Context: one part of a larger RNA
RNA sequence: AGUCAACGGCGGAUGCCUUGGCGCUAGAUGCCGAAGAAGGACGUGGGUGACUGCGAUAAGCCUCGAGGAGUUGUCGACCAAGCGUUAUAACUCGAGGAUCUCCGAAUAGGAAAACCUAUUUACGUUAAACCGUAAUUAUGACGUACUGAAAACCGAAAGGCCAUAGGUACGUUCAAGGGAACUGGGCGAAUUGAAACAUCUCAGUACCCCAAGGAAAAGAAAGCAAUUGCGAUUCCCUUAGUAGCGGCGAGCGAAGAGGGAAUAGCCUAAAUUCAUAGUGUGAUAUAGCCUGGCGGCGAUGCAUUAUGGAGGUUGUGGGAUUUGAUACGAACGAGCGCCUGAUCGUUCACGAAGUUACAAAAUUUAUGCAUAACAGAAGUACUCUGGAAAGGUACACCGCAGAGGGUAAUGGUCCCGUAUGUGAAAUGUAUAAAUCUUCGAAUCAAACACCCGAGUAGCACGGGACCCGAGAAAGUCCGUGUGAAUCUACGAGGACCACCUCGUAAGGCUAAAUACAUUCUAGCGACCGAUAGUGUACUAGUACCGUGAGGGAAGGGUGAAAAGAACCCCGGGAGGGGAGUGAAAUAGAACCUGAAACCGUUGAUUU
Numbered sequence: 001a002g003u004c005a006a007c008g009g010c011g012g013a014u015g016c017c018u019u020g021g022c023g024c025u026a027g028a029u030g031c032c033g034a035a036g037a038a039g040g041a042c043g044u045g046g047g048u049g050a051c052u053g054c055g056a057u058a059a060g061c062c063u064c065g066a067g068g069a070g071u072u073g074u075c076g077a078c079c080a081a082g083c084g085u086u087a088u089a090a091c092u093c094g095a096g097g098a099u100c101u102c103c104g105a106a107u108a109g110g111a112a113a114a115c116c117u118a119u120u121u122a123c124g125u126u127a128a129a130c131c132g133u134a135a136u137u138a139u140g141a142c143g144u145a146c147u148g149a150a151a152a153c154c155g156a157a158a159g160g161c162c163a164u165a166g167g168u169a170c171g172u173u174c175a176a177g178g179g180a181a182c183u184g185g186g187c188g189a190a191u192u193g194a195a196a197c198a199u200c201u202c203a204g205u206a207c208c209c210c211a212a213g214g215a216a217a218a219g220a221a222a223g224c225a226a227u228u229g230c231g232a233u234u235c236c237c238u239u240a241g242u243a244g245c246g247g248c249g250a251g252c253g254a255a256g257a258g259g260g261a262a263u264a265g266c267c268u269a270a271a272u273u274c275a276u277a278g279u280g281u282g283a284u285a286u287a288g289c290c291u292g293g294c295g296g297c298g299a300u301g302c303a304u305u306a307u308g309g310a311g312g313u314u315g316u317g318g319g320a321u322u323u324g325a326u327a328c329g330a331a332c333g334a335g336c337g338c339c340u341g342a343u344c345g346u347u348c349a350c351g352a353a354g355u356u357a358c359a360a361a362a363u364u365u366a367u368g369c370a371u372a373a374c375a376g377a378a379g380u381a382c383u384c385u386g387g388a389a390a391g392g393u394a395c396a397c398c399g400c401a402g403a404g405g406g407u408a409a410u411g412g413u414c415c416c417g418u419a420u421g422u423g424a425a426a427u428g429u430a431u432a433a434a435u436c437u438u439c440g441a442a443u444c445a446a447a448c449a450c451c452c453g454a455g456u457a458g459c460a461c462g463g464g465a466c467c468c469g470a471g472a473a474a475g476u477c478c479g480u481g482u483g484a485a486u487c488u489a490c491g492a493g494g495a496c497c498a499c500c501u502c503g504u505a506a507g508g509c510u511a512a513a514u515a516c517a518u519u520c521u522a523g524c525g526a527c528c529g530a531u532a533g534u535g536u537a538c539u540a541g542u543a544c545c546g547u548g549a550g551g552g553a554a555g556g557g558u559g560a561a562a563a564g565a566a567c568c569c570c571g572g573g574a575g576g577g578g579a580g581u582g583a584a585a586u587a588g589a590a591c592c593u594g595a596a597a598c599c600g601u602u603g604a605u606u607u
Stems, first nucleotide, its partner, number of pairs: 001606009015592001016557002020528002022525007029517002031178002039103003042055003046079002049075003061097007070083003108117003118137001120135005139175002141172007153160002182213001183211004193200001197247001223230002234261004244252002265509003268453001272310010288297002290341001292339004315487001317452003321447006329348006350440005362435010373422003379395004384391001396413002398402001404416003458482007468494001489504005544551002564591001567578004
């Protein structure tokens, strides 16, 4: 030195475990913010490094309710000092409130975020100040008040006049900034596929930007259909990988019908009319003052513009106007006077509707639910095994409860629970009712030909999106140009024409069914089990790296219980040997198990 055996060291695989993750289901809930958010900085404890909580009232203050004998959060013990122990109840949980430094949209000005420096008012202090405390002061939008140009216009000029812009002050529970995914919109790739590649595809995807909400968007037919009919929108199944599109390649890919979920419909513009205001015209009328009659007045009238009220809202076309018919509660009042009728207004009665659209705010009551909780059945024994009984043996019991977890091994009957039942002072929420609020005429017929959304529809050219790549290319949306009609009208039914059928554009609002999950609750898993599962089971977005954007770890396990090794010995200590604890100490804190590589000790053997 090799080999073999035994025993060790080092190392941390494997096994077992799980505080943490991953995925899914169901339900709840769904916006926050100048009344200062999200997110942070700095503080805050008797001793306090980090985490958690909180904010100079600082691990907390007040009120109300539910528990309650212990308690002063965690790592994490310890010391000190307390509070409370059956009601003046500490402490814990829930509901509401108070406080809430500084930064941050950050908003008095500034700034290298958590800092610096002010204005005005009041109060305090002071001899007076400095100073301190509380408030105040950003920008935009809107509203109100005050002020108010230039230009234009008039004028030969001097100058005159109207308005607006602008300015100042005050007011506003207006805006701003944030939010995981979901939603609508704007902009918009390439890798890739086509076995190359250019039309095409990937894909209107990713990225970026804008905007909104608890959902968003869409939405009450200028729609489908096809000779039968349907009747807003949205979502699902199906139609159907069909009809189609396509270097007819790769690929892309509907719709109507049918079956379901959920259902809800409305408001305006115009015609006509009233009031007010402006402008024009108009000089005594065949006009006007509600009809008719009598009288009186008459700068009333007519046209047009603006604002507001009434009216009106549809496709078997509707409405306005005029006339007629049916019908239409009561009282009071009004129009130049009286009579007459009608109209209008107010009040009452009656009726109807309503808080998500269709007008709009709130209160009360009842019930349910959410946010703390409460009650909750039934087993013992042993000369068994063991450190320990829940295991074994024996005989019982409960069960609307044999889900699950814990307890020294495997417990329906030991503990927490579970099935089931009960429960709210306060806040929120849903439903119902009442108060309350709002509205109240309608129908028919005829006449008339006033209205029915204009730089719109259509058309031409250039594009986009539609299954549809310009095609026979309708329909739809933009850009440029041109440019209609008003019901005897207009649009659509995939060029176009006729017939037929369907609808009524160029204004607007609208719940539910649908999407998502930053969150909360309950539950599940042929999901992981510490190189796995989240990057993070541990002081993890930490340590560390980077100027920065950003990148980004490692690290779990004594034991049932610390019973965590008093005391003695060696040693400066580290460490070890005894003793002691424990079932076990080769479970001794470098702590369950403890593989291999690697390094040794002892013995045997070979050279």

Large-subunit ribosomal RNA, domain I from an Acidimicrobiia bacterium, 607 nucleotides, folded computationally.
Taxonomically the source falls in Acidimicrobiia (Bacteria, Bacillati, Actinomycetota).
The full RNA is in RNAcentral, with records from ENA.
The coordinates come from a structure-prediction model, not an experiment, and the mean pLDDT is 82.